[in-house]
RNA sequence: UCAGACGGUCGGGCGGCCGCUGGCGUGGGGGUGACCUUGCGCUGGAGGAAAGUCCGGGCUCCACGGAAAUACGGUGCCGGAUAACGUCCGGCGGGGGCGACCCCAGGGACAGUGCCACAGAAAACAGACCGCCUGCCGGGCGCAGGCCCUGCGGGCACGGGUGAAACGGUGCGGUAAAAGCGCACCGCGGCGGCGGUAACGCCGCCGGCAGGGUAAACCCCACCGGGAGCAAGACCGAAUAGGGGUGGCCGGCGUGCGGAGCGAUCCGUGGCGCGGGGGCGUUUCCGCCCUGCCACCCGGGUUGGUCGCGUCAGCUGCGUGGCGACACGCAGCGCAGAGGAAUGGCCGCCUCGUCUGCCGGCAACGGCGGGCGGACAGAACCCGGCUUACAGACCGUCUGGCACC
Numbered sequence: 001u002c003a004g005a006c007g008g009u010c011g012g013g014c015g016g017c018c019g020c021u022g023g024c025g026u027g028g029g030g031g032u033g034a035c036c037u038u039g040c041g042c043u044g045g046a047g048g049a050a051a052g053u054c055c056g057g058g059c060u061c062c063a064c065g066g067a068a069a070u071a072c073g074g075u076g077c078c079g080g081a082u083a084a085c086g087u088c089c090g091g092c093g094g095g096g097g098c099g100a101c102c103c104c105a106g107g108g109a110c111a112g113u114g115c116c117a118c119a120g121a122a123a124a125c126a127g128a129c130c131g132c133c134u135g136c137c138g139g140g141c142g143c144a145g146g147c148c149c150u151g152c153g154g155g156c157a158c159g160g161g162u163g164a165a166a167c168g169g170u171g172c173g174g175u176a177a178a179a180g181c182g183c184a185c186c187g188c189g190g191c192g193g194c195g196g197u198a199a200c201g202c203c204g205c206c207g208g209c210a211g212g213g214u215a216a217a218c219c220c221c222a223c224c225g226g227g228a229g230c231a232a233g234a235c236c237g238a239a240u241a242g243g244g245g246u247g248g249c250c251g252g253c254g255u256g257c258g259g260a261g262c263g264a265u266c267c268g269u270g271g272c273g274c275g276g277g278g279g280c281g282u283u284u285c286c287g288c289c290c291u292g293c294c295a296c297c298c299g300g301g302u303u304g305g306u307c308g309c310g311u312c313a314g315c316u317g318c319g320u321g322g323c324g325a326c327a328c329g330c331a332g333c334g335c336a337g338a339g340g341a342a343u344g345g346c347c348g349c350c351u352c353g354u355c356u357g358c359c360g361g362c363a364a365c366g367g368c369g370g371g372c373g374g375a376c377a378g379a380a381c382c383c384g385g386c387u388u389a390c391a392g393a394c395c396g397u398c399u400g401g402c403a404c405c
Stems, first nucleotide, its partner, number of pairs: 001401010012350007020045011047376001051387002054385005059229004072225005077091005092106001093104004107220002112218002114214003129160002131156006138149004168186006187209001188207008233307004243298007252274004256269005276291006312334001314333008352373009
């Protein structure tokens, strides 16, 4: 200097004016009430992802005697971290890259079942298209050893060909031609030893090779999971409200029920209707609703209002332990809380990028002035993650190449 890998930080700054919104203090207004509203002063007011709502928790209500099982869903190498996780850290195995480094749903395919398109002879109790070797009959050629062709039969699975995949691979021997048929190495399986907490690795011996792939196919194994979600839910609580109860008092007419009486009739009973009283619809009419009067008590709950709602798995710094995720200790700090939803708008200066005019300079470039632009995106109960989006700026560690010393 070029190309690249990994990790991290920031995500415009300052000032003025006008607004919006939370809290505290203080004054006023409204409502029957729970409460609401407003003036003034002080003070706080978006993010690294506030997003997608994918995973895990807190919190709340519902269900449930405990535990287990079945069904369903999820997770899936090993160890650790954590409140928990499908997250994170450190390893292992496999794959990619010259490398820094990156990627992997990575348990089980001798428990069982299923599937493997097309092509191909054959796709799982294997099989033989071309081919190689060979026996016999017939024919042809050659002096001959022998060679060639057709047909029938036998042997082989080495070579060709198909396929994503062909019942181990490479080489030597062997054979009529061949083949784990034999041998060496590799792979595979079993056993043993050693190292490691483990996944797993290394070494030795044995076996001629059995058991193709597929479990993001059913399935098996291990572990985890009760459901719904802040419109969860909790509290306060209007009306002539409305429900239930206790006590006292009164009762015009009819009627129901109970009782007394031979009967006329009388007594009890607030059950029903009329009447009376009250409320609403602007008034009369008419309609609907409530109702015997008074006092006291009890619980539910509508319109509505408030809470839930901002102090916690909190943030910052330092120290200790750990490879690390993280844990522990000390000190300091308080950091949005709306509810159709505030966190904004305008102006000036600076800053970054780009375009352009003038000036200086051989040039790279510099100075002055002007124009344009500065992303992704907006908390909604909260927290930990994952994923996705993002103009631009900066920092650190490392890798490969080139040049120079």
Bacterial RNase P class A from an Acetobacteraceae bacterium, 405 nucleotides, folded computationally. Its Rfam family is "Bacterial RNase P class A". Rfam classes the family as a ribozyme. The organism belongs to Acetobacteraceae, within Bacteria. The prediction has a mean pLDDT of 75.